Two RNAs folded together computationally: RNase P RNA and transfer RNA, 427 nucleotides in total. It holds a member of the Rfam family "Bacterial RNase P class A". From the family's description: Ribonuclease P (RNase P) is a ubiquitous endoribonuclease, found in archaea, bacteria and eukarya as well as chloroplasts and mitochondria. The family's RNA type in Rfam is ribozyme. Its mean pLDDT, the model's own confidence on a scale to 100, is 79.
RNA sequence: GGAUCGGACGGUCGCCUGCACGGGGGUUCCCGGCAGGAGGAAAGUCCGGACUCCGCAGGGCAGGGUGGCCGCUAACGGCGGCCCGUCGUGAGGCGGGGAAAGUGCCACAGAAAGCAGACGACCGGCGCGCGAGCGCCGGCCACGGUGAAACGGUGAGGUAAGAGCUCACCAGAUCCCGAGGUGACUCGGGAUGCUCGGCAAACCCCACCCGGAGCAAGACCAAGUAAGGAGGCUCGGUGGCCCGCCGGAAGCCUCCGGGUAUGGUCGCUGGAGCCGGCCAGCAAUGGUCGGCCUAGAGGAAUGACCGUCGGCUCUCGUCUCGAGAGCGACAGAAUCCGGCUUACAGAUCC
RNA sequence: CGGGGCGUAGCUCAGCCUGGUAGAGCAUCUGCUUUGGGAGCAGAGGGUCGGAGGUUCGAAUCCUCUCGCCCCGACCA
Numbered sequence: 001g002g003a004u005c006g007g008a009c010g011g012u013c014g015c016c017u018g019c020a021c022g023g024g025g026g027u028u029c030c031c032g033g034c035a036g037g038a039g040g041a042a043a044g045u046c047c048g049g050a051c052u053c054c055g056c057a058g059g060g061c062a063g064g065g066u067g068g069c070c071g072c073u074a075a076c077g078g079c080g081g082c083c084c085g086u087c088g089u090g091a092g093g094c095g096g097g098g099a100a101a102g103u104g105c106c107a108c109a110g111a112a113a114g115c116a117g118a119c120g121a122c123c124g125g126c127g128c129g130c131g132a133g134c135g136c137c138g139g140c141c142a143c144g145g146u147g148a149a150a151c152g153g154u155g156a157g158g159u160a161a162g163a164g165c166u167c168a169c170c171a172g173a174u175c176c177c178g179a180g181g182u183g184a185c186u187c188g189g190g191a192u193g194c195u196c197g198g199c200a201a202a203c204c205c206c207a208c209c210c211g212g213a214g215c216a217a218g219a220c221c222a223a224g225u226a227a228g229g230a231g232g233c234u235c236g237g238u239g240g241c242c243c244g245c246c247g248g249a250a251g252c253c254u255c256c257g258g259g260u261a262u263g264g265u266c267g268c269u270g271g272a273g274c275c276g277g278c279c280a281g282c283a284a285u286g287g288u289c290g291g292c293c294u295a296g297a298g299g300a301a302u303g304a305c306c307g308u309c310g311g312c313u314c315u316c317g318u319c320u321c322g323a324g325a326g327c328g329a330c331a332g333a334a335u336c337c338g339g340c341u342u343a344c345a346g347a348u349c350c
Numbered sequence: 351c352g353g354g355g356c357g358u359a360g361c362u363c364a365g366c367c368u369g370g371u372a373g374a375g376c377a378u379c380u381g382c383u384u385u386g387g388g389a390g391c392a393g394a395g396g397g398u399c400g401g402a403g404g405u406u407c408g409a410a411u412c413c414u415c416u417c418g419c420c421c422c423g424a425c426c427a
Stems, first nucleotide, its partner, number of pairs: 001350005007309007015037005021032004039330001043341002046339005051214004058243004063210005068082005083096005097205002102203002104199003119144002122139007152170006171195002173192008218266004228256007235247003258426003273292008311327007351423007360376004370407001378394005400416005
């Protein structure tokens, strides 16, 4: 770093759901019996879907997200394989469009913080001075120091002094050609002295994706009212806007007041389901065959106690063992799935 | 269950968007003033910016994870 498990069995008393079961009662309950009853994370709600409603979910703007390549998938910011860079002795870990489109920022220090410029030092010329030197003009960035970051590196030539100014080698950039690969990219050859800072988890650009709300979605039933008042809008319909579309001639929104009650049924659990074999594929995954049914509560069940065994720690006797005591984590379904992340006593394997 | 917001000095808040010295008011302490106190004036102290990791030269600020707190949401007319 990866994978798996995360106490086992039995008894007693309870809780929830279901039943082709038996009895009572009589139309929906009681008693008994039988069957089932939390997790690897049920958590955080960080992503993605299913489902439901908004007529369809259409176009544009705004907004949000993702970012090497190829594949998997219902979909994803997930997963698998590969590529490149970097770190590690190593198994492996981490990172990944664009800064040579534009805008912006780079505090302090420093001459200069970004494409233009030059503080000291160096060199040349002129002037002044007896002289050390000083002043002006010009050249130059090799040397100095600052900083997180300073305008390719080494050597030689060259020069007044220097500098890719020129040359050789090295590093990089851009362009061209050939070969391999689906591709990211890799390998080989050539040309140009081209040498160009960092930040996009700053705005932004490029490519791709996203309509909005969420089971308190939504549907039906029952009960009940002052079927009220004030203000606002001119049509209303999801979201922030516009267009389109649909419906309508009256409706909608906010606030105050009122009512029903913490009402009932459905949605509510059989599903991208679980286990095993075979096949395709490096793998993620897919196909096929066989078997299985595995929680549905809701002011919210899934619990408590005892016994045996097993795990860990400590103490004692004594050491091939035995006895006693203590501990046993993180945490608990709430429409359902696929992931990620976080928490976790202890045990096993690689 | 779902949605949204906040955490900065003892308390109440700004600063965050646009990164570079952490600030204001009240409170506390010291001095002056007063016979003493209060008020007033002058000054001082006090900060892991909830925690951890990352991006960056540099993080209260940007990104991710995590902890804690607060608010809203039933139906009918």